[in-house]
Molecule: c-di-AMP riboswitch aptamer (ydaO/yuaA leader)
Organism: uncultured bacterium
RNA sequence: UGGCAAGGUAAGCCGAGUUGAGGCGCGAGUCCUCAAGCCGGGGACCCACGUUCGUGGGGCGAAUCUGGUGCCUAGGCACCAGUAGGGCAAUCCCAGCCCGAGCCCGUCAGCUGACCCGGUAGGCAGUGGGAAAGGUAAGG
Numbered sequence: 001u002g003g004c005a006a007g008g009u010a011a012g013c014c015g016a017g018u019u020g021a022g023g024c025g026c027g028a029g030u031c032c033u034c035a036a037g038c039c040g041g042g043g044a045c046c047c048a049c050g051u052u053c054g055u056g057g058g059g060c061g062a063a064u065c066u067g068g069u070g071c072c073u074a075g076g077c078a079c080c081a082g083u084a085g086g087g088c089a090a091u092c093c094c095a096g097c098c099c100g101a102g103c104c105c106g107u108c109a110g111c112u113g114a115c116c117c118g119g120u121a122g123g124c125a126g127u128g129g130g131a132a133a134g135g136u137a138a139g140g
Stems, first nucleotide, its partner, number of pairs: 012124003018036006024029001037120006047110001056108001057105004065082007085099004091131005
């Protein structure tokens, strides 16, 4: 000096997933309740859409789609190479790196005012260069 592994830290990252108050508890608290903020779903007229059947249909999410290989041989599963799309502390340009999953409803849902219902988790550890823009408060 470089590589690998582990631990710590929490300037930070993905995500709607934050804040405050009260309660319970010896305490820890990843527990309970309420409110605000944020997020999602259902739900008229109008508009849109024929209906039925099947290979139902639909929702959250960036996570869709295409081709190939192998195994099972209706059909599915696994893997590979891409890809719509998405991320790397608001925005733009260049380079680089990464994701491109999973889950839910249950035959049912277009849009949709009033209205109704639900969620507020989980997982991580550091990309650089350039340009522009915004802010730097209250109080003492």